[in-house]
RNA sequence: CUCAUCCAGAGGGGCUGAGGGAACGGCCCGUUGACGCCCCGGCAACCACCGCGCAUGACUCGAUGACGAGGCCAGCGUGCGGCAGGUGCUAAUUCCGUCCCCGGCUGCGCGGCGUCCCCGUGCCCGGGAAAGAUGAG
Numbered sequence: 001c002u003c004a005u006c007c008a009g010a011g012g013g014g015c016u017g018a019g020g021g022a023a024c025g026g027c028c029c030g031u032u033g034a035c036g037c038c039c040c041g042g043c044a045a046c047c048a049c050c051g052c053g054c055a056u057g058a059c060u061c062g063a064u065g066a067c068g069a070g071g072c073c074a075g076c077g078u079g080c081g082g083c084a085g086g087u088g089c090u091a092a093u094u095c096c097g098u099c100c101c102c103g104g105c106u107g108c109g110c111g112g113c114g115u116c117c118c119c120g121u122g123c124c125c126g127g128g129a130a131a132g133a134u135g136a137g
Base pairs, nucleotide, nucleotide: 001137002136003135004134005133006132011040012039013038014037015036019029020028021027023098024097025096026095041090042089043088046086047085049082050081051080052079053078054077056075059070060069061068062067094131100128101127102126103125104124107123108122109121110120111119112118
């Protein structure tokens, strides 16, 4: 730098001792010991590995118009299952929001005209983006 994923899941002990949750705001966690480090467990299944299937197809045979048949102890891709070797994770959705964009007013409020319609806007809801984390390259 690129791609994929991020509303699921999974805690005990020891050491240490004041901040921690990436920044800011909110809200949480924390001397009943958080965060961090170590040990043991656990979760998950990205990569690796194994099995089965599918597609493509190197290749083989036969045709010869560009097709038919075969074809995985070739390759590449893909689906399902297994395993737990390499990572990762084990408070809160990536804790929530942010600067940007889109949709919804048969959601709430305010305003434009008094009402309807319509329009604008704040909030709210939903989606996307950005940033970040993890994996693979």